The part of an RNA shown here (large-subunit ribosomal RNA, domain I) has 581 nucleotides and comes from a Candidatus Brocadiia bacterium.
The sequence was found in a public genome assembly.
The coordinates come from a structure-prediction model, not an experiment, and the mean pLDDT is 80.
It matches the Rfam family "Bacterial large subunit ribosomal RNA". Rfam links the family to the GO terms structural constituent of ribosome and ribosome.
Context: one part of a larger RNA
RNA sequence: GGUGUAUGGUGGAUGCCUUGGCGCCGGAAGGCGAUGAAGGACGUGGUAGGCUGCGAUAAGCCUCGGGGAGCCGCCAAACAGGCUUUGAUCCGGGGAUUUCCGAAUGGGGAAACCCGGCCGGUUGAAGACCGGCCAUCGCGAGAGCGAUGCCAACGUGGGGAAUUGAAACAUCUUAGUACCCACAGGAAAAGAAAGAGACUUCGACUUCGUGAGUAGCGGCGAGCGAAAGCGAAUCAGCCUAAACCUGGUAACUGCCAAGCCUACAGGCGUUGGUUAUCAGGUGUCGCGGGAACGCAAGUCUGCGGACUGUAGACCGUGGAGGAGGACAAAACUGCCAAUCUAGACGAACACCACUGGAACGUGGGACCAUAGAGGGUGAUAGUCCCGUAAUCGAAAGAGGAAGCAGCCUCCUUUUGCGUCUCCCAAGUAUUACCAGUCUCGGGGAAGCUGGUAUGAAUCUGCCCGGCCCACCGGGUAAGGCUAAGUACUUUCCGGCGACCGAUAGUGAACUAAGUAGCGCGAGCGAAAGGUGAAAAGAACCCCUGCGAGGGGAGUGAAAUAGAACCUGAAACCGUACACCU
Numbered sequence: 001g002g003u004g005u006a007u008g009g010u011g012g013a014u015g016c017c018u019u020g021g022c023g024c025c026g027g028a029a030g031g032c033g034a035u036g037a038a039g040g041a042c043g044u045g046g047u048a049g050g051c052u053g054c055g056a057u058a059a060g061c062c063u064c065g066g067g068g069a070g071c072c073g074c075c076a077a078a079c080a081g082g083c084u085u086u087g088a089u090c091c092g093g094g095g096a097u098u099u100c101c102g103a104a105u106g107g108g109g110a111a112a113c114c115c116g117g118c119c120g121g122u123u124g125a126a127g128a129c130c131g132g133c134c135a136u137c138g139c140g141a142g143a144g145c146g147a148u149g150c151c152a153a154c155g156u157g158g159g160g161a162a163u164u165g166a167a168a169c170a171u172c173u174u175a176g177u178a179c180c181c182a183c184a185g186g187a188a189a190a191g192a193a194a195g196a197g198a199c200u201u202c203g204a205c206u207u208c209g210u211g212a213g214u215a216g217c218g219g220c221g222a223g224c225g226a227a228a229g230c231g232a233a234u235c236a237g238c239c240u241a242a243a244c245c246u247g248g249u250a251a252c253u254g255c256c257a258a259g260c261c262u263a264c265a266g267g268c269g270u271u272g273g274u275u276a277u278c279a280g281g282u283g284u285c286g287c288g289g290g291a292a293c294g295c296a297a298g299u300c301u302g303c304g305g306a307c308u309g310u311a312g313a314c315c316g317u318g319g320a321g322g323a324g325g326a327c328a329a330a331a332c333u334g335c336c337a338a339u340c341u342a343g344a345c346g347a348a349c350a351c352c353a354c355u356g357g358a359a360c361g362u363g364g365g366a367c368c369a370u371a372g373a374g375g376g377u378g379a380u381a382g383u384c385c386c387g388u389a390a391u392c393g394a395a396a397g398a399g400g401a402a403g404c405a406g407c408c409u410c411c412u413u414u415u416g417c418g419u420c421u422c423c424c425a426a427g428u429a430u431u432a433c434c435a436g437u438c439u440c441g442g443g444g445a446a447g448c449u450g451g452u453a454u455g456a457a458u459c460u461g462c463c464c465g466g467c468c469c470a471c472c473g474g475g476u477a478a479g480g481c482u483a484a485g486u487a488c489u490u491u492c493c494g495g496c497g498a499c500c501g502a503u504a505g506u507g508a509a510c511u512a513a514g515u516a517g518c519g520c521g522a523g524c525g526a527a528a529g530g531u532g533a534a535a536a537g538a539a540c541c542c543c544u545g546c547g548a549g550g551g552g553a554g555u556g557a558a559a560u561a562g563a564a565c566c567u568g569a570a571a572c573c574g575u576a577c578a579c580c581u
Stems, first nucleotide, its partner, number of pairs: 001580009015566001016530002020500002022497007029489002031150002039101003042055003046079002049075003061095006070083003106115003116134006136147004154185001155183005165172001169219001195202002206233005216224002237481003240425001244281010259268002261312006286459001288424004292419006300319006320412006332406004339398003343392002349365001351364004366383002368372001374386003431453007440466001461476005517524002537565001540552004
């Protein structure tokens, strides 16, 4: 020096465990903010470093409920001092306080700081101090009202890449993706056919399955990729503009005529007419609709009108009845159930014996069960504890189905036929050129949307049916609103898992994790869990530096469980013995 056996050190693998994560499902909520948010700074405890809570009323104040014996949050004990059955601590509802910064808003500023003006208070008076007000923009005559900022994903719109693929690369693809911007809602968007289709029909929109990787597009390369239909989810339809009537205002015009609902009689006449504009009525459609005029039918009821009277017609407004409040003008309000925000109750072994440190184990004997989900307890517990099943519970706040009531709105004068006089959304449709978008890359290229230019028609009209024409068919643009079905989850509640188990699972299971640390900065970003059932955490003695560490003693089932603490692999380092060199 090597090998072997035994026994240690070091080290922290492995096994077991789980306070933490991950994913999915169901429900709730879907916002907060000038009444100052989100997020922070600084404070705040008797002693107080961090976390948590709170705000100069500062681990808290008031009140209403729950609860019922201890309490003064956690790491984390201790000392001192208190509170509490006159109900504390704790849990929930409501309220008060809420420094400074931050949209930050009196002005400034290198955030948490500096400096003002006006009014009021305080003071004998001023300063200082205390309280209030003083930003900008929009609307409004003003009073005043609103906006601003934050927020995970989902949404709509405006902009919009490249890596990549095409085995290079330019059209193409990646992709209208990432990203940027604006804005909104609990959903958004879309939406009641100028539709889809194909010769016969369907009947707003949205979403899912299928159709279908089909029809198509494509350096016909790589690739891209519908729709109708069918099956489902959910279902809901409406209001304007115009024609026509009436009224207000303004301008023009007109002068005894027209006109004042009709007939007759009496009267009036700055009444009347045209244009513009505003308001009310009417009207809203595609087997075209409406207006006007004419005809026909139908129609519960009261009151009122305007130059006057009578009659008729017309108009307005009530009652009663009906319908509705997403819409149809605005707009709903109150009561109320479930439910949510604390909780309550809750069956059955104190059974015998054995092993053990300990019974929840084993053997024996009982019992409950609308409860044998789960967790804890000194080992594996339906009957020990918390719970579980079932059943209850709210002073206060939230909630708001169905119903009732109130309020409001509409209908009950509407329907049919005829005439073809009027209206039916204009710098629009169309067309040309240029783009974008659809499966469609310019193609035979329609459709839809936009830019530039041009520029119609009003139902005998106009658009569409994939160049174009005819026939045939579908629809009715150029105004608007519209729930549900659908998408998402920062957050709260409940449940589940052939998800992880400390190099895994979140970056983060832990006294200080988005911490320590790094970077000028944008930003990057760790390591680190386990004594024991219970601290019973080793009194006392000895060696020693009043050490470190160790030896006794003691605790404990165990101390080779001793805090560098469960198990304790390997590398690596020793000790003893044997053998070899």